[in-house]
RNA sequence: GGGCGAGUAGCUCAGUUGGCCAGAGCGCAUGUCUCACAUACAUGAGGUCGGAGGUUCAAGUCCUCUCUCGCCCA
Numbered sequence: 001g002g003g004c005g006a007g008u009a010g011c012u013c014a015g016u017u018g019g020c021c022a023g024a025g026c027g028c029a030u031g032u033c034u035c036a037c038a039u040a041c042a043u044g045a046g047g048u049c050g051g052a053g054g055u056u057c058a059a060g061u062c063c064u065c066u067c068u069c070g071c072c073c074a
Stems, first nucleotide, its partner, number of pairs: 001073007010026004019057001028044005050066005
């Protein structure tokens, strides 16, 4: 220098052919329960999807540039 893959909640990840609220598990907070803790159950908070721009009525998803990490080729 070239090619491929990954980046979405604190962590691990899902997200179909662009469409109706951006989700799950764990974790966290509150409540019930308990003398108390744990478990269990219920409720809730937490994201502008790595960054910028573009296409579109509409983008996590498509296009361009770019950043980080991993693998391969030279």